[in-house]
The prediction has a mean pLDDT of 76. This is a predicted complex of two RNAs, RNase P RNA and transfer RNA, with 476 nucleotides together. It holds a member of the Rfam family "Bacterial RNase P class A". Rfam classes the family as a ribozyme.

C1' cells in the first nucleotide's frame, strides 16, 4: 500500500420565536358549596419534560389480569449436538461434530433409517428379496474341430466306429461381479496376493459394528481386541424417542355509573247486605279480565276479582360516559468482586413519553461529512426485517520496504 | 389487539401421495367469404410474487419478506 473477516456503538450538532402533548405551581373568571379560600371548569402566565435502533413484522418467550383447573392418561402443537446463562424461549455464550474457505473465520430444522409403512420419475439387465446387457473365463457338464507310439470293436486291407488323454473354438449349460454403460444413488474404499477370470476368496491401512480401556460434567476424543461387511437414501414423508406446552387477551380486568328499553319487589284500581278471631269469608246484583263455544258478533258455559296493562314508589344487573389498570422497571450509567463468556453479585448515582381520535412541527441564524428507514399505545427479553453515512476495537491473507 | 386464506400464461382457473406445468378465452399466422362475424387447421405466449433451505428432483414441503382478500370482539 492493498484486499478482506469478526464484533461494538452513533443516526447531524448548537441557538432563537411561535405552536402542540402531559405534569406541577400561580393568577382571573364562573359553577356546585357541607360555607372550609373546599371541589370542579375554563382562559392566562412561569417551570420541567416529550419517539426508535428498529417504536415495524407480530415470529417466539416471559410479566400483569380474567377464566378454567384432584391427579393421570390419550389427543394436538412445539424443540431437538452437549454443558451453562436466565424470569422464560425457538434466544445468548462456550464447547463438539460435519462441510465450506489459503486466512482470519462461515454455515449446519445438528435425535432416531439394524422397530414398523411409504416413496425412489425418467434412463438402466437390475432401485430394495437385489439383478445379469456388454465384457471377462473356459475350471465342471455338454457340443464342434485337431492330434497322439494309446486302447478297443468290424474288416484281407485300405478304411470307418467307439473310448481315453491332450490342444483349441467359446456354440449352449455355466462361473464371475474387476471393467464398459444407465442412473442422484448398483450392497464398502485403496493397494498387493490369489484365481480360469473374478470376488474380503486372503492380508495390510483406512471406513463400518460389536466389547472393554484412558481422557473429559459432557456431546466427543485417542489407542486395544474381535467381526470379513451384513445394514442404500429419504423423517423440512408418516412415524419412533426425549423433553416442553391449559386458554384468552389492556377492546385483559377494576372502581363508579345516567337516559331509554326490559327484569324483580311493592302499592292503588265497582257499588250492596251478611258474619266475623278483623286476617278475612259468604250471598246475590252488576263491572271488569281471560279461556271455551266453527270464521266474526251477540248469547251460553266455565274461571279469577288475581294476573296483564297502564301509572307510581324501590331493588339489582347492563349500556352510554367517566376514573383506574398507566409505567420505577428482569430499567439506565459507572466503579468493585467473580465467570473464557453468555452473565451474575454488590456499591454509588440517575428519572428518560404516558395520549385516547389521538401531541414531536414551522419559521429563522450558524456549522458540517448536507442527513437514510421510520412515529411509542400495557411492558419487558430476543429473532427477523429496513436503514443514507460515520466512528471505534481484534484479527487474517497478499505485495514491497527496514 | 388477536387470527385465517390467497399470488400459476394477458384474463379466469386446473395440476392425486413431491416425477419436471395445462384448459378455456385471448393473440399471431393460414383457410372459408365479395367483406366481417362464426367455423376449421396451426402457433407462440410461464423464471409458478421474491429470496434462501431439504430433497436426486419442489407449484406442491420448510424459512423469512412483499402484496392482495377476510374474520372475531360489544
Nucleotide at each position: 500500500g492493498g484486499a478482506g473477516u469478526g464484533g461494538g456503538c452513533c443516526g447531524a450538532g448548537c441557538g432563537g420565536u411561535c405552536g402542540c402533548g402531559a405534569c406541577c405551581g400561580a393568577a382571573u373568571u364562573c359553577g356546585c358549596u357541607u360555607c372550609g379560600u373546599g371541589c370542579g371548569a375554563a382562559u392566562u402566565u412561569g417551570a420541567u419534560c416529550g419517539a426508535g435502533g428498529a417504536a415495524a413484522g407480530u415470529c417466539c418467550g416471559g410479566g400483569c389480569u380474567c377464566c378454567a383447573c384432584a391427579g393421570g392418561a390419550c389427543a394436538g402443537g412445539g424443540u431437538g449436538g452437549u454443558g451453562g446463562g436466565u424470569a422464560a424461549c425457538g434466544c445468548c455464550c462456550a464447547c463438539c461434530g460435519u462441510c465450506c474457505g489459503u486466512g482470519a473465520g462461515g454455515a449446519c430444522c445438528g435425535g432416531g433409517a439394524a422397530a414398523g409403512u411409504g416413496c425412489c420419475a425418467c434412463a438402466g439387465a437390475a432401485a430394495g428379496c437385489a439383478a445379469a446387457c456388454c465384457g471377462c473365463c473356459g475350471a465342471a457338464c455338454g457340443g464342434c474341430g485337431c492330434g497322439a507310439c494309446g486302447c478297443u470293436u468290424c474288416g484281407c486291407a485300405a478304411g470307418a466306429g467307439g473310448u481315453u488323454c491332450g490342444c483349441g473354438c467359446g456354440c449352449g449349460u455355466g462361473g464371475u461381479a474387476a471393467g464398459g454403460g444407465u442412473g442422484a444413488a448398483a450392497g464398502g474404499g485403496u493397494g498387493c496376493g490369489g484365481u480360469a477370470a473374478g470376488a474380503g476368496c486372503g492380508c495390510a491401512c483406512c471406513g463400518c459394528g460389536g466389547c472393554g480401556c484412558g481422557g473429559g460434567u459432557g456431546a466427543c476424543c485417542g489407542g486395544g481386541c474381535c467381526g470379513g461387511c451384513a445394514a442404500g437414501g429419504u423423517a423440512a414423508a408418516c412415524c419412533c424417542c426425549a423433553c416442553c406446552c391449559g386458554g384468552a387477551g389492556c377492546a385483559a380486568g377494576a372502581c363508579c355509573g345516567a337516559g331509554c328499553a326490559g327484569g324483580g319487589g311493592g302499592g292503588a284500581a265497582g257499588g250492596g247486605g251478611g258474619c266475623u278471631u278483623c286476617g278475612g269469608c259468604c250471598c246475590g246484583c252488576u263491572g271488569c279480565g281471560g279461556g271455551u263455544u266453527u270464521g266474526u258478533u251477540c248469547g251460553g258455559c266455565c274461571c279469577g276479582u288475581c294476573a296483564c296493562u297502564a301509572c307510581c314508589c324501590c331493588c339489582g344487573g347492563g349500556u352510554a360516559g367517566g376514573u383506574u389498570g398507566c409505567u420505577g422497571g428482569a430499567g439506565g450509567c459507572g466503579g468493585c468482586g467473580g465467570g473464557c463468556a453468555a452473565c451474575c453479585g454488590u456499591c454509588g448515582u440517575c428519572c428518560g413519553a404516558g395520549a385516547g381520535a389521538a401531541a414531536u412541527g414551522a419559521c429563522c441564524g450558524c456549522u458540517c461529512u448536507c442527513g437514510a428507514c421510520a412515529g411509542a399505545a400495557c411492558c419487558c427479553g430476543g429473532c427477523u426485517u429496513a436503514c443514507a453515512g460515520g466512528c471505534c476495537c481484534a484479527c487474517u491473507c497478499c505485495g514491497c520496504a527496514u | 389487539u388477536c387470527c385465517c386464506c390467497g399470488a400459476u400464461a394477458g384474463c379466469u382457473c386446473a395440476a392425486u401421495c413431491g416425477g419436471u406445468a395445462g384448459a378455456g378465452c385471448g393473440g399471431c399466422g393460414g383457410a372459408c367469404u365479395g367483406u366481417u362475424a362464426a367455423u376449421c387447421c396451426g402457433u407462440a405466449g410461464g423464471u409458478u410474487g421474491u429470496a434462501g433451505g431439504u430433497u436426486c428432483g419442489a407449484g406442491u414441503c420448510c424459512u423469512a419478506c412483499u402484496c392482495g382478500g377476510g374474520g372475531a370482539g360489544c